Notes: A computed fold for a 377-nucleotide RNA from an Acidobacteriota bacterium, annotated as Bacterial RNase P class A. Its mean pLDDT, the model's own confidence on a scale to 100, is 77.

RNA sequence: CCUGUGGAUCAGGGCGUCGCUGUUUGACAACAGGCAGAGGAAAGUCCGGACUCCGCAGAGCGCUGAGCCUGGUAACGCCAGGGCGGGGCGACCCGACGGAAAGUGCAACAGAGAGCAGACCGCCGAUGGGCCUUCGGGCCACAGGCAAGGGUGAAAGGGUGGGGUAAGAGCCCACCGCCGGACUGGAGACAGGACGGGCAUGGCAAACCCCUCAGGGAGCAAGACCAAAUAGGCCGGCGUGUCCCCUCGGGGAUGAGGAUUGGCUCGAUCGAGCCGGCGGGUAGGUCGCAGGAGGUGGGCGGCGACGUCCAUCCCAGAGGAAUGACGCCCUCCUUGGGUAACCAAGAAGACAGAAUCCGGCUUACCGAUCCACCCAA
Numbered sequence: 001c002c003u004g005u006g007g008a009u010c011a012g013g014g015c016g017u018c019g020c021u022g023u024u025u026g027a028c029a030a031c032a033g034g035c036a037g038a039g040g041a042a043a044g045u046c047c048g049g050a051c052u053c054c055g056c057a058g059a060g061c062g063c064u065g066a067g068c069c070u071g072g073u074a075a076c077g078c079c080a081g082g083g084c085g086g087g088g089c090g091a092c093c094c095g096a097c098g099g100a101a102a103g104u105g106c107a108a109c110a111g112a113g114a115g116c117a118g119a120c121c122g123c124c125g126a127u128g129g130g131c132c133u134u135c136g137g138g139c140c141a142c143a144g145g146c147a148a149g150g151g152u153g154a155a156a157g158g159g160u161g162g163g164g165u166a167a168g169a170g171c172c173c174a175c176c177g178c179c180g181g182a183c184u185g186g187a188g189a190c191a192g193g194a195c196g197g198g199c200a201u202g203g204c205a206a207a208c209c210c211c212u213c214a215g216g217g218a219g220c221a222a223g224a225c226c227a228a229a230u231a232g233g234c235c236g237g238c239g240u241g242u243c244c245c246c247u248c249g250g251g252g253a254u255g256a257g258g259a260u261u262g263g264c265u266c267g268a269u270c271g272a273g274c275c276g277g278c279g280g281g282u283a284g285g286u287c288g289c290a291g292g293a294g295g296u297g298g299g300c301g302g303c304g305a306c307g308u309c310c311a312u313c314c315c316a317g318a319g320g321a322a323u324g325a326c327g328c329c330c331u332c333c334u335u336g337g338g339u340a341a342c343c344a345a346g347a348a349g350a351c352a353g354a355a356u357c358c359g360g361c362u363u364a365c366c367g368a369u370c371c372a373c374c375c376a377a
Base pairs, nucleotide, nucleotide: 004373005372006371007370008369009368010367012330013329014328015327016326017325018324020037021036022035023034024033025032026031039351043362044361046360047359048358049357050356051219052218053217054216058266059265060264061263063215064214065213066212067211068082069081070080071079072078083097084095085094086093087092098210099209103208104207105204106203120150121149122146123145124144127143128142129140130139131138132137158176159175160174161173162172163171178197179196180195183192184191185190223287224286225285226284233278234277235276236275237274238273241254242253243252244251245250258270259269260268294313295312296311297310298309299308300307301306332349333346334345335344336343337342
């Protein structure tokens, strides 16, 4: 210094005037001050939770999800480090990464044959057969043998070389490949591997399936309280059993319809009301509502995710929805001129607005700056 790879930060600031929301001070109000006020994704609603409610919330099936190992975390399908496989010259990147001898299934066309499958072109014809014969042998390729050579295909009963054979073939041998594997290293996934073996067991599970693990449901329109109003309305179905005590009001036990926040079964609990339809009233106010698995700075531990200790700070809470407008200055940016320094004009410019909150992931996006590494010169 060209190109690339990985990571981090920022997303304007200051002053003034006016306006809006919350909170707080001035005794209350009025009024006047102080402090704070929309993001890195606030988005998607995809995961995980906090929290609230369902009186308790059990077991099995089913359903849904996850899927290498070890850690981190409140937890996760997230994050970190590693293993294996793949891509890249490399820095690095990707992986929906348990099981294909449990079973079922799928793969067009071509091809002889594509899961336990073959003879189209071919090779041989030793042995048997046919023909000829100068009896030495020659010819045919019928029977039979082969899958080494060629072809088809994305992929063809392992590969290369040698021996052997009538011609061939793991038929035999060497090396590789495949299967098993003592032992060694590693917490582990895995890596190496003496020795042996049969020469041999393709792909897809992001196909059904098998195995292991996880999961009660609904969600701030959750839910709590206050006030008010109406018609404690009408109709239909099922059911209200038995026993004991008593002050005859009631209490207790048991049974039964029914109910218990996804489905079914069992269990458990409650249990005389329950289920369904029509119609009417209210939808007002307060809370939930922001001090947290919180932010920032530093020390220590760890490769790291992160943990721990100390210090410090309070950084939105609307209620149809505030967080804005204008002026000046500074700083990015854009356009024009200029060799440059610089000058002039414009102007916050992409994606985009909190709504219970938090940890992630995914998607969208104008740019600027910094750090480390790779490749070429």
The organism belongs to Acidobacteriota, within Bacteria. It matches the Rfam family "Bacterial RNase P class A". It is annotated as a ribozyme. Rfam's curators write: Ribonuclease P (RNase P) is a ubiquitous endoribonuclease, found in archaea, bacteria and eukarya as well as chloroplasts and mitochondria. It was read from a public genome assembly, where an Rfam model found it.